[in-house]
Annotation
The RNA shown here (transfer RNA) has 74 nucleotides and comes from Endomicrobium sp. Taxonomically the source falls in Endomicrobium (Bacteria, Pseudomonadati, Elusimicrobiota, Endomicrobiia). Its Rfam family is "tRNA". Gene Ontology term of the family: triplet codon-amino acid adaptor activity. The prediction has a mean pLDDT of 80. RNAcentral holds the sequence, with entries from ENA.
RNA sequence: GCGCUGCUAGCUCAACUUGGCAGAGCAAACGACUCUUAAUCGUUAGGUUAUAGGUUCAAUUCCUAUGCAGCGCA
Numbered sequence: 001g002c003g004c005u006g007c008u009a010g011c012u013c014a015a016c017u018u019g020g021c022a023g024a025g026c027a028a029a030c031g032a033c034u035c036u037u038a039a040u041c042g043u044u045a046g047g048u049u050a051u052a053g054g055u056u057c058a059a060u061u062c063c064u065a066u067g068c069a070g071c072g073c074a
Stems, first nucleotide, its partner, number of pairs: 001073007010026004020057001028044005050066005
């Protein structure tokens, strides 16, 4: 330099293929239970879906560019 893959909650990951309410587990907060803690159970909060633009009634999803990370080729 060229090609491919990935980027979503504090962490690990779904949802993308087929555009249509952004989710799960762990962690956190609160509550129940307990003499207390832990464990268990319940509830709640937490998101500029890497960035910018385009298409569309509607974009995490499709298209383009850029950034970062990884892999391969030279």